[in-house]
RNA sequence: CAGAAUCUGGAGAGCGGCGUCCCCGUGGCGCCCACCGAAGGGGCUAACGGCUGAUCCAGCCGGAAAAUCUCAGGUGCAGGGACAGAGGGGU
Numbered sequence: 001c002a003g004a005a006u007c008u009g010g011a012g013a014g015c016g017g018c019g020u021c022c023c024c025g026u027g028g029c030g031c032c033c034a035c036c037g038a039a040g041g042g043g044c045u046a047a048c049g050g051c052u053g054a055u056c057c058a059g060c061c062g063g064a065a066a067a068u069c070u071c072a073g074g075u076g077c078a079g080g081g082a083c084a085g086a087g088g089g090g091u
Stems, first nucleotide, its partner, number of pairs: 001089001006086004014033001016032006022025001034075003040071001041069002048062006
C1' cells in the first nucleotide's frame, strides 16, 4: 500500500397516477404524487482545537456520528448496500 483482495451476514420504503415504447410484464423510459434512510453528499452541534479581547469569562472561527436533511440514491425478486465477522497477500 490498507484494516487490501476475497468469503459470509446485511434493513427500510409504491403491485401509486398519467403519458409513451415494446418482448405486454409485479416491464423500460419521462413527468407528477407519496414514502425510505445504510452507497455518495449537505447542514447543525458536543467533546476538543485555534484566534481576539480579557483573566478563568466573553465573542468569533474550525470541528463527529448509525442522530439530522433527503441533493443524489432507493421503494417485488435480483442487483446495490452502511456496518459487522472471517481473512491474510505484495514490496
Predicted 3D model of a 91-nucleotide RNA (Glycine riboswitch aptamer) from Chromobacterium sp. It matches the Rfam family "Glycine riboswitch aptamer". About the family: This family represents the bacterial glycine riboswitch. Rfam links the family to the GO term glycine biosynthetic process. The sequence is in RNAcentral, with records from Ribocentre. Its mean pLDDT, the model's own confidence on a scale to 100, is 76.